RNA sequence: GGGCCCGUAGCUCAGUCUGGCUAGAGCGCUACGCUGAUAACGUAGAGGUCCGGAGUUCAAAUCUCCGCGGGCCCA
Numbered sequence: 001g002g003g004c005c006c007g008u009a010g011c012u013c014a015g016u017c018u019g020g021c022u023a024g025a026g027c028g029c030u031a032c033g034c035u036g037a038u039a040a041c042g043u044a045g046a047g048g049u050c051c052g053g054a055g056u057u058c059a060a061a062u063c064u065c066c067g068c069g070g071g072c073c074c075a
Base pairs, nucleotide, nucleotide: 001074002073003072004071005070006069007068010027011026012025013024020058029045030044031043032042033041051067052066053065054064055063
């Protein structure tokens, strides 16, 4: 220098291909229940507006473009 892939909750990820229910799961966290107590278990809850910006569209996490960050391959 060239090519490909990834970036969504504190962590690990799904959802993107085929744009549209008000963005989800597990773990973790908080409260309560249970227990002599802890763990486990049960119930409820908080937590992101999807890496940033621009564009297309009635509508964008999802499509396009430009950046930023990470990984792999080639040179």
The RNA shown here (transfer RNA) has 75 nucleotides and comes from an uncultured archaeon. Rfam family: tRNA. By type it is a transfer RNA.